[in-house]
């Protein structure tokens, strides 16, 4: 310090997630030792039992015990001090509670210090005794007694009160001594009370709160100021700088995290506060409204003799309960500290220790060295090896820890040690007693095998798993940490993801629709003053601990100690005065006023004009009009439409008209008048900062909509009808009502948009336009200034697009707004509204994205250009019939398998009777039909006639012929046998593969290097202008080059030449006659087959700016790639093939292998593809009848295989025929072991459908289509198929609008599995959270009233009464009354939470249903507001926007 995740990829925005740290933790697995810490976070729930506060006999009487009689000891009670400390908890509290810093009107036991005093008396009472009551707790009456208990007198000031005079107030003793006490007063210290400034949670869906409330006066009260209380008077006080209310919470030092600023937190330790079963109350006291005190009320628990009593672990242990979860009913007062005491001492669950717990931090160990046959075993393997791994064993050492034995501290000062025979030291033996957990797809260090097969499972995010899983489970190996390791939870960090440091708002979330203006914030120039902010110095404080630094002590560390620094703060004081603020004075540039001009759809009201639509009247006139893609509804012979004239009425203002004008925005458009707002220019005067922004607030605010009253021509939601359609609640058409218009009043929203808040300053230009001015002259131009409105563009900015003096640049002031998507601008609550609704505005739940810009593709019922038998123009077919053949389907024991739009279907199959053959039935066989190796036996092998059994395979017997090599080794070879390795599989997976092939497509494309541009994906090149069959070539150009394709090179056909002439040929010469180049001869010609030539836009003209090229012409056998072939770029389709072959994995192994016979692949209601033959006269039949090429025959230019159509003659004469030949009968031929299932052909006979084929669809552009035959492969036989060959030989192409396919450029996109894409809503089912809901249950709280315990206070003076008495009484106790008041009750509200039949929407789910709304012009551009309608997405009206 970052990383993963949105995309095909990119950049950005933005959320989610991870790595590091921490914890009073918990859970899982594991666990050796020690030190130091820590340990009910939940039920402030209830508590059994024990302990946690006593002490003093040197205050007192009494009783008891002991006694050496000197005395000593124990103790219930009176009395003193303590019990307000220490210890616990965090309920309450949002507060002067806490923190910090100040303040004045106070008290303070014990302690320190100073001054003084300590005198004289009195009356009681507990204990005790006697007699009672009660179950108990406890208690009554009478009697006796002491004090440092109580009371009175005296003395009193330097004390209190008072101006003063004066008045008032005390004491206690104990003791042999010493001494300890007691009282008054001053001071101190300590502790406590009170007041104030500032700071200290969330919510405005809490906006008003307050009657002792705010202040004053008198009085009371307190230790003390004060409405603290009371009477009267006044009407104040608090609040947007957040009162009141609600919710939550002890606060702090600190702790955790963080670079810091911050954020979170408030266990342990320390300071403060609050509380002590719940609520109230006071008493005592220096101090309490008191944890282990009292009284009352309440709930709960316990005892009871039922009459009445007792209790309070949020002390230490412990129990139950709750909970994921938190310890012993331990030891000691030895230390530290506290209480009492003169002291000894006693008490102390404070404390010090021990126990339990890996809860945390720190330290140590589980051995060290050597050791390669790299052992065994495990795992993997390409079978060689690799790895575990120096790891082990073995050898040599050591003994920390643990164990055993011995010695044995510090903590303590003279004594006293719980811890504890502990720490520590010494000795001993022996590697001995001691390793786990998580992870290994990326983030993130670490990889293989097996199992599993979208199952089981994993998962922090992305995501793994559907038969080769580094992601599940196991194993081996590896990585990390280590007495721990993981998981879960929580906090902060990363997150600049709330942004003070340190973010944003054109399109990602985000500028209020616009203005005016209140509070607030900010504010021009100069001078002077002040010193609040600001800065500097000093002082006080900021507790200790913690953190940091330097040392020190435990062997180190954790831990502890000492010192320093720090505690960023607050208060105070002195100084400075630049800036900000306050005061004063002045100024003119900001702002405003005045004067003179200017433009304008700025606003309001009134009046007025013409064109057009519609309607009405009249005329002319006749059959249609209207409307649409096409129609129909509709109107019209009752006279429409059309046309002419007249009239009525309402609404809107053509042309001008313009990125022109005006206005704050919404918005504003005929003309005239009236009233009126703002702006601009120029000029010099005036005021003198008067300014900017603007939370709340107020006003304006399109369209739609609402109310009342008018008006109503056209248009037109709703509605009706007609069309379209699968449907059409739409688009289109015909009608048509609200509405649109006016007046008044509401509503307050829009894509109210520049998606860009307002103001002012600064920062290159160029060019248009509107308003006004100035200067110059050539008098209609140039230059220039101000204000507005546009276009382009530099710097700069921006994620990019883009913005760019009209900023989205650079700085500034103020306001508004944003913080992932959905839920949702919704619910609830409030406010506004007549309503519609508006405004303010959440949560649960859910997802890992949602989004912006740009890129490359793909796509579009987007555009442009171009090509192709793509269409068109033609010719011939298919689709109808019969048959052939293939497929589907069906059937079957089996009808083997594959191929499936184009690109499966006369395809694999260049040929199924057996074989083939993979299928079925039956029989047989098991190292196998075939290969290699090992073992055993035999050895001369192979062929063959015949017989028997059998369906055959096969088995048994038999005939004849032939017969190995040799290094002589039972060696090679061969045969047989048996077992083992293995063979074998047309079994599965073409979605594990190789190879091969199809297809787009013989389309013109596909890329790279360097450079350049861009943050980047990428772009450029390859685009553009021409041209071409072509990314073919030329020109231009930030590109320059190159590669794979194109073309050419190759083969063939067409012309010529040369060479060569047999088997080919025969012109000339000769022979011969069978008249056939037959023969001699020749190679001229044809031809054959080798090598060359020839064609290149080369020449001419035109055109093209030039060029590339194109058009025409000449010559030429051939002319613009001459015709044909071979040749198939990068890639696409998980295209096809495991049944050609090869091959991974899986499966079978007396069978899924192998052999044999028979059957099947040939089935047949049917459907489709491809063909053949026809339907006839351009023909059939019969006869005559010439010409070919390729090829085959083992070799052969020699021999053989061989034409048809055409042409001529005759006949048929339009018929189901002399067309057509299916089907069937019969007789044959051929092949073959065998033609039954199931061959081909022939003769005779038979003579079906069919008379040119619906929708639709195919091929072909020249030697082509059409037509005619011929050959070949396969093959025993079998072709209408396939592959070749030649003969005859056309028609048409205007052209590119349309259909299909393709190429290039461009555009839009919400697509990228790429339109067979994406995606919306209703409905149905399931689950989840949530709103409403008749109600219902509970909590909190307010108001009014009732009741009124204990208590203090006030009043009274009824009863009783030791101290004092002036004998009257005072005082006291008991009582009574009153107001206050806790609990409780009644009634009514407010608020929060739970629950609730039913109901609303929301979210999520497997492949459900209906449609197709959106994304492309998404097939009616979309969206916003509003209104109506509709199963649903939606549709329509009105206005708006471009994000068309």
């Nucleotide at each position: 310090a970052g990383a993963g995740u949105u995309u095909g990829a990119u950049c950005c925005u933005g959320g989610c997630u991870c790595a590091g740290a921490a914890c009073g933790a918990a859970c899982g697995c594991u666990g050796g030792c020690g030190g130091c810490a820590u340990g009910c976070c939940u039920a402030a729930u209830a508590c059994a039992u024990g302990c946690a506060a006593g002490u003093c006999g040197a205050a007192c009487g009494a009783u008891c015990c002991c006694u050496u009689c000197g005395g000593g000891g124990a103790u219930a009670g009176u009395g003193g001090c303590g019990c307000a400390c220490g210890g616990g908890u965090g309920c309450g509290u949002a507060a002067c509670g806490c923190g910090u810093g100040g303040g004045a009107a106070u008290c303070u036991g014990c302690c320190c210090u100073u001054g003084g005093g300590u005198u004289c008396g009195g009356a009681a009472u507990a204990a005790c005794g006697u007699c009672g009551g009660g179950a108990a707790a406890c208690u009554g009456a009478c009697g006796c007694u002491a004090a440092u208990a109580c009371c009175g007198g005296a003395u009193g000031a330097u004390g209190a009160c008072g101006u003063a005079a004066g008045u008032c107030c005390a004491a206690a003793g104990a003791u042999u001594u010493a001494u300890c006490g007691c009282c008054c007063a001053g001071g101190g210290a300590u502790g406590a009370g009170c007041c104030c400034g500032c700071g200290u949670a969330g919510g405005a869906u809490u906006a008003g709160c307050u009657a002792g409330u705010u202040g004053g006066u008198g009085g009371g009260g307190u230790a003390a100021a004060g409405g603290c209380c009371u009477a009267c008077c006044a009407a104040g006080g608090c609040g947007a700088c957040g009162a009141u209310c609600c919710u939550u919470a002890g606060c702090u030092g600190g702790u955790c995290u963080g670079a810091g600023a911050g954020g979170a937190u408030g266990a342990u330790c320390a300071g403060c506060c609050a509380c002590a079963c719940u609520g109230g109350g006071a008493c005592u006291g220096a101090g309490a409204c008191a944890c282990g005190g009292c009284c009352c009320a309440g709930a709960c628990u316990c005892c009871u003799a039922c009459g009445g009593g007792a209790g309070g672990c949020a002390g230490c242990a412990g129990u139950a309960g709750g909970g994921a979860a938190u310890a012993u009913u331990g030891g000691a007062c030895a230390a530290u500290g506290g209480g009492c005491g003169c002291a000894a001492g006693c008490c102390u669950g404070a404390u010090c220790c021990a126990g339990c717990a890996a809860u945390g931090c720190c330290g140590c160990g589980u051995g060290a060295g050597u050791g390669a046959u790299g052992a065994a075993g495990g795992c993997c393997u390409u079978a060689g090896g690799g790895u575990u791994g120096u790891a082990a064993a073995g050898c040599u050492c050591u003994u920390u820890u643990a164990c055993c034995a011995g010695a044995g501290a510090u903590g303590a000062u003279a004594a006293u040690g719980a811890c504890a025979g502990u720490a520590u030291c010494u000795g001993g033996g022996g590697a001995a007693u001691a390793a786990g957990c998580c992870c290994c797809g990326g983030c993130u260090a670490a990889c293989u095998c097996c199992g599993u097969g979208c199952c089981a499972g994993c998962a922090g995010c992305c995501g793994c798993g559907g038969u080769a899983a580094u992601a599940c489970g196991g194993a081996g190996g590896g990585g990390g940490c280590u007495a721990g390791c993981g998981u879960u939870g929580u906090u902060a960090g990363g997150a600049a993801u709330u942004a003070c440091u340190g973010g944003g708002c054109g399109u990602a979330a985000a500028g209020c629709g616009c203005a005016c203006g209140u509070a607030g914030g900010c504010g021009g120039a100069u001078a002077u003053u002040u010193a609040a902010g600001u800065c500097a110095g000093g002082g006080g404080u900021g507790a200790a601990a913690u953190c940091c630094c330097a040392g020190a002590g435990c062997u180190c560390a954790a831990c502890u100690c000492u010192g320093g620094a720090a505690c960023u703060g607050c208060c105070u004081u002195u100084g400075a005065u630049a800036c900000u603020g306050g005061g004063u004075a002045u100024c003119u540039u900001g702002a405003g006023u005045a004067u003179g001009g200017a433009a304008g759809a700025g606003g309001u009201g009134a009046g007025u004009g013409g064109a057009a639509u519609u309607c009405c009247g009249a005329g002319u006139g006749u059959a249609g009009a209207g409307g649409u893609g096409a129609a129909a509804u509709u109107c019209g012979u009752a006279g429409a439409u059309a046309u002419u004239c007249g009239g009525a009425g309402g609404a809107a203002c053509a042309c001008c008209a313009g990125u022109g004008g005006c206005g704050a925005a919404g918005g504003c458009g005929g003309c005239u008048c009236a009233c009126u707002g703002g702006u601009c220019c120029a000029u010099u005067a005036c005021u003198g900062a008067c300014g900017c922004u603007g939370a709340g607030g107020u006003g304006c605010g399109a369209a739609a909509g609402c109310g009342u009253g008018g008006g109503g021509a056209g248009c037109a939601a709703a509605c009706a009808g007609g069309a379209u359609u699968a449907g059409a609640u739409a688009c289109c058409c015909u009608g048509g009502u609200a509405g649109u218009c006016c007046a008044c009043g509401c509503c307050g929203u829009a894509a109210a948009c520049g998606a860009u808040g307002a103001g002012a300053g600064c920062u290159a230009g160029u060019u248009g336009u509107c308003a006004g001015g100035c200067a110059g002259c050539a008098u209609g131009c140039u230059g220039u200034c101000u204000g507005g409105u546009g276009a382009c563009g530099c710097a700069g900015c921006u994620a990019a697009c883009g913005c760019a003096u009209u900023a989205a640049g650079c700085a500034u002031u103020c306001c508004g707004c944003c913080u992932g998507g959905g839920g949702a601008g919704u619910a609830c609550g409030g406010c506004c509204g007549c309503a519609a609704g508006g405004u303010u505005a959440a949560a649960a739940c859910u997802c890992a994205a949602a989004g912006a810009a740009a890129u490359u593709g793909a796509c579009g019922g987007g555009g442009g250009c171009c090509c192709g038998c793509a269409c068109a123009a033609g010719c011939g077919g298919u689709g109808g019939a019969g048959c052939a053949u293939g497929u589907g389907g069906u059937u079957u024991a089996a009808u083997u398998c594959g191929a499936a739009g184009c690109a499966a279907c006369g395809c694999g199959c260049a040929g199924a009777a057996c074989c083939u053959u993979a299928c079925c039935c039956a029989c047989g066989u098991u190292u196998g039909a075939c290969a290699u190796g090992c073992c055993c036996u035999g050895u001369u092998u192979g062929a063959u006639c015949g017989a028997u059994g059998g369906a055959g395979a096969c088995a048994u017997c038999u005939u004849u012929c032939u017969u190995g090599g040799u290094u002589c080794g039972u060696c090679c070879g061969c045969a047989g046998g048996u077992g083992c390795a293995c063979a074998g599989g047309u079994g599965c997976u073409g979605c594990a593969u190789g190879g091969c092939u199809g297809u787009c497509g013989u389309c013109a494309g596909c890329u790279c290097g360097u450079g350049u541009c861009g943050u980047g994906a990428g772009a450029u090149g390859u685009u553009g202008g021409g041209u071409u069959a072509a990314g073919u070539c030329c020109c231009g150009c930030a590109a320059c080059g190159a590669g794979c394709g194109c073309a050419a090179c190759c083969c063939u056909c067409a012309c010529c030449c040369u060479u060569a002439g047999u088997u080919g040929c025969c012109a000339g010469c000769a022979g011969g006659u069978u008249a056939g180049g037959c023969u001699g001869g020749g190679c001229a010609c044809u031809c054959u087959a080798a090598g060359g030539g020839a064609a290149c836009u080369g020449c001419c003209g035109g055109u093209g700016g030039c060029a590339a090229g194109c058009c025409g012409g000449a010559g030429g056998a051939a002319g613009g790639u001459g015709g044909g072939g071979a040749u198939g770029a990068c890639g696409u389709c998980a295209a096809g093939u495991c049944c050609u072959c090869a091959u991974g994995g899986c499966c079978c192994u007396u069978a899924c292998g192998c052999g044999u016979g028979g059957g099947g692949c040939u089935a047949c209601a049917c459907a489709c593809g491809u063909g053949c033959u026809a339907c006839a006269a351009u023909g059939g039949u019969a006869g005559u009848g010439a010409c070919a090429a390729u090829g085959g025959g083992a070799u052969a230019a020699u021999c053989c295989c061989a034409a048809a159509a055409a042409a001529c003659u005759a006949u048929c004469u339009c018929a189901g025929u002399u067309c057509g030949g299916a089907u069937u009968g019969u007789c044959g031929u051929c092949u073959g072991c065998a033609a039954c299932u199931c061959g081909a052909c022939g003769g005779c006979a038979u003579g079906a459908a069919g008379u040119u084929g619906g929708a639709a669809u195919c091929g072909c552009u020249a030697g082509u289509a059409a037509u005619c035959g011929u050959g070949g492969a396969u093959c025993a036989g079998c072709a209408u198929g396939c592959c070749a060959c030649g003969g005859u030989g056309a028609a048409u192409a205007c052209g590119u609008u349309c259909c299909c396919g393709g190429g290039c450029c461009u555009u839009g996109u919400a697509c990228a599995c790429a339109c067979c894409g994406c995606c919306c809503g209703u409905c149905a089912c399931a689950u989840c959270a949530u709103g409403g809901g008749a109600g219902u249950u509970g909590g909190u709280u307010c108001u009014a009233c009732c009741c009124g315990a204990a208590g203090a206070c006030u009043g009274u003076g009824u009863g009783c009464u030791a101290a004092c008495u002036u004998c009257g009484g005072a005082g006291g106790c008991a009582g009574c009354a009153g107001g206050c008041c806790a609990c409780g009750g009644u009634a009514g509200g407010a608020u929060c939470a739970g629950u609730g039949a039913c109901u609303g929407g929301g979210a999520u789910g497997a492949a459900g249903u209906c449609g197709u709304a959106a994304c492309a012009a998404g097939g009616u551009a979309g969206c916003c507001g509003u209104a109506g309608g509709g199963g649903a997405a939606c549709c329509u009206g009105c206005g708006g926007c471009u994000g068309g």
Predicted 3D model of a 1444-nucleotide RNA (small-subunit ribosomal RNA) from a seawater metagenome. The sequence is in RNAcentral, with records from SILVA.